[in-house]
The RNA shown here (transfer RNA) has 74 nucleotides and comes from a Pirellulaceae bacterium. The source organism's lineage runs through Bacteria, Pseudomonadati, Planctomycetota, Pirellulales and Pirellulaceae. Its Rfam family is "tRNA". Rfam describes the family as follows. Transfer RNA (tRNA) molecules are approximately 80 nucleotides in length. By type it is a transfer RNA. Its mean pLDDT, the model's own confidence on a scale to 100, is 82. It was read from a public genome assembly.

RNA sequence: GGGCGUUUAGCUCAGUUGGCUAGAGCGUCGCGUUGACAUCGCGGAGGUCACUGGUUCAAGCCCAGUAACGCCCA
Numbered sequence: 001g002g003g004c005g006u007u008u009a010g011c012u013c014a015g016u017u018g019g020c021u022a023g024a025g026c027g028u029c030g031c032g033u034u035g036a037c038a039u040c041g042c043g044g045a046g047g048u049c050a051c052u053g054g055u056u057c058a059a060g061c062c063c064a065g066u067a068a069c070g071c072c073c074a
Stems, first nucleotide, its partner, number of pairs: 001073007010026004019057001028044005050066005
């Protein structure tokens, strides 16, 4: 330098045919349970869906570019 893949909550990851007011587990906070802790139950907070632009009535999802990381080739 070229090709391919990944990027979504603090972490690990789902997200189907474009219709979404975006989800799970763990973590975190509160309450209950306990003599206390753990476990368990209930509830809450937490998101520029990497960034910029485009297509569309509507984009996490489609298109182009950029960036970071990984793999392969040179």